[in-house]
Context: one part of a larger RNA
This record gives sequence, structure tokens and C1' cells, in this order.
RNA sequence: UGACGGGGACCCGCACAAGCGGUGGAGCAUGUGGUUUAAUUCGACGCAACGCGAAGAACCUUACCUGAGUUCAAGAUACGAUGAAGCGCCGGAAUCGGCGUGGCCGGGCAACCGGAGUCGUAUCAGGUGCUGCAUGGCUGUCGUCAGCUCGUGUCGUGAGAUGUUGGGUUAAGUCCCGCAACGAGCGCAACCCCUGUCACCAGUUGCUAGCAGUUCGGCUGAGUACUUUGGUGAGACCGCUGAUGAUGAAUCAGAGGAAGGUGGGGAUGACGUCAAGUCCUCAUGGCCCUUAUGCUCAGGGCUACACACGUGCUACAAUGGUGAAUAACAAAGAGAUGCAAACCCGCGAGGGGGAGCGAAUCUCACAAAUUUCACCUCAGUUCGGAUUGCAGUCUGCAACUCGACUGCAUGAAGCUGGAAUCGCUAGUAAUCGCAGAUCAGCACGCUGCGGUGAAUACGUUCCCGGGUCUUG
Repeated sequence: UGACGGGGACCCGCACAAGCGGUGGAGCAUGUGGUUUAAUUCGACGCAACGCGAAGAACCUUACCUGAGUUCAAGAUACGAUGAAGCGCCGGAAUCGGCGUGGCCGGGCAACCGGAGUCGUAUCAGGUGCUGCAUGGCUGUCGUCAGCUCGUGUCGUGAGAUGUUGGGUUAAGUCCCGCAACGAGCGCAACCCCUGUCACCAGUUGCUAGCAGUUCGGCUGAGUACUUUGGUGAGACCGCUGAUGAUGAAUCAGAGGAAGGUGGGGAUGACGUCAAGUCCUCAUGGCCCUUAUGCUCAGGGCUACACACGUGCUACAAUGGUGAAUAACAAAGAGAUGCAAACCCGCGAGGGGGAGCGAAUCUCACAAAUUUCACCUCAGUUCGGAUUGCAGUCUGCAACUCGACUGCAUGAAGCUGGAAUCGCUAGUAAUCGCAGAUCAGCACGCUGCGGUGAAUACGUUCCCGGGUCUUG
């Protein structure tokens, strides 16, 4: 000077408390450990590994295993050769191997030259092999916590101190006052984006108040008011009033206002910590392999299963389940190897069909919870849907290992979950559906979108984490 303390003082945070809903019990999904295996590829391990890398393992992916093949190679450059590529047959699981056949393009009369392809030679290769404790880059975390420093000056023999401490205040080292300090930088805040109000500009593919027509559909004329779209502005600053305060910083209350004290949300992550993570994104030093640890192919595996843990989904029911009315009301997205309407067939998954649309025009696309009516009447049930049998649909060369979905039948555990433990303070929790990325197909995961929409916070004694000063 730090770090630490079951030392002290002050302060903060869904940290506790007050509430609401979960996890831990059941079934299933998914990740991990373990075990098994020829292989179950590798990495990630308290918070900060475990629906994580993986925004999608049937082949491919794929790195693993078994078997087979290959050695100038999947590829680049140079040189040399060459009437190319290719096609057919045989062997084979295939890559591939053998045999036969075939015979290119441009310039030039031609010789020949050039190009592509193939073959040969040579130089480069190649490695998801090791080391993240040799590294770059990127990332997590403390933590969006309020801190971390510097110049000059002063003090101290010096390490260092001061400034940055103190009194107030703030979300904040935010600001004010004081002070041997005076200033400054990186952080804070603001500038950026979305959202909430209004005005102006602009009306098509959007909208429709009034007018006219109407097949009653903003459909048409018409209009650009309104909704909306998207560009430019306004608006909020403790600005105004009162109170408190040191007449300060500021705090509390009020007015006006769409919004009030950072309006709400996002992006933004200081100096550093953890030899944190990643050599399997990429790059890269060193080491290692070079007829193999490289490359190609077929099949298998990553999907195993006594068990243990994490994260989720569905439930255990009446605030519910089922049927009908098919009675309503979104937002945000995606679409050309695409989205696909009407109509027809099928109980259905789906099939046929192909209008329209590179999309404010067309399509995906009926939002669901909700509302109304009816049944069920507390039961392992008209709850719950696992499991299994049969029959099918779709994608794809191919659904056996190992896809998703549909119909009929089957109808398991489960009656609210021990110790323990998690999330959340408002359009939040809870609950309801919709869309997208990946993607041929495959979503209970992830990322977004809107609908309905609570309860509680006395307070800071205690648990956890953090900040400042002080003490050992």
C1' cells in the first nucleotide's frame, strides 16, 4: 500500500422481509456424470459447466469405430507429354480397379501456336494431432458496481501520502461547501436507437368523415379529414409555486402537462481480477505425423442404459374438461430451388389444383386464452396422457438401427410434491397463442411479437453480494 476479520460506522442491490408463481415427488423431452461399447468424437465443471459450443447427428454434417481403398494426393504453381473430356462392359457395398470404344475448342492454307481437360516430374501440401500454462483475436465474470489513475505542487529518509479524506447530497468520484492542494484523463451522465404526446410535409399498395354510384365487399368515382406509414421538428429543464436546507447542492409537496424529477426499454461494460474459456470458427510460435495422426468410400456410432444430477414440457383437474356457435379482437415477421389462395377429394395428416405475389397490393394466416349455450358433478373420472398394437401421410437416393405427423384401439404414473431451492417490483409476475433463424424433413429449445393481466414492499435486525471511511 493492499487483502482478510464469526471488528466498527454509513450506504446500496428481488439480498432478506412482504407477496405471487415455480423447481425438488410423477410421465416425457433435453444436456451432463457414471456405466457399457469396436466406437459411444471433442470441448465446457461453484456462482460464471450441465435445452452450453450445436441457429436443428437418418446419409452428408463427423472430427469416433469397423472394413476397404489411396500416396504428388481434395487443391495451387512451374515444366514436359498428349488427337481432350467422355461412353460402354466386367469386378465391387462404394470410392475405385480392369478391358474396350470414342475422339475437343480458337487462330492459321498448312506446318504449327495457344486454351481447357488428362497424364508424368518438381516445388508447395495436408493434419478438428499436442500445448489456451507460449500467443493474437473474441468472450464470460466481478458489474452498468462507481470506481481507476495522471501532471505539477506540497508532506515524508523512504515505500508512499495528499488530491480521491471531511460536512451535506445523488442512481452516480452526481453536484455543493470546506480543505496543501490546483488541474486533467479513462469511467458516470449526455450525445445514438425504440417507445409514449402534438405539429408540419407526403398520400399508394394504406385509410373512409361527408358526397355520388353499388353486385353491399372501401367494391367504384371521389377525398387525404381520421387511422396509419416515415421524414422533419416541438416537448421535460426541478423550468414555475410553496416548504425544508447553509441564502448552496439538493429534497419533499403542488400546479400545468401526453409524459415529472434518469418518463419506460435498449445499445453502450473504466483500470483491472479469475495463468477464467476458446489452438475444434479463424490466425499463430513451438512440438509431433508424412505409403500416415493426411485423403476417399461403405456400414455402424455420436440416439447405448442398473443408476445420479441440472434445465424444461405436460399434468394431477370444476377459475376445469368436452361439444357447438365456428360469435369476436393482435402485433411482429417470412416468401422465387419460394409463399401458395379459391375450388375438388380424404375422418385426418395430406393429395389434386394452380389464381395471385420479388409483396402496406398476393400468400403463409382460422390467433389462442376470451364470450354465449349445452353436457360432465368430484370419480383415477368425459381428469391425465405415457406406453403399446394396427393402418396411413409427408420429406428425402434412403426413415431398420434412428424422422415428424395423422386415424382407430390401448389407456401407465400422477390426487399439488421431504430436506432444500429458484424467478419476479408493473404492462412486471402469471397465463394465452403467433412468427422467425437453423432447416429437404425434424423444436417441449432459442430469439422476437403481441393478447389477458395481478399481489406485495412495515422495514434493513438477520442471510448473500457490493461500495466508502476506519480499526487489528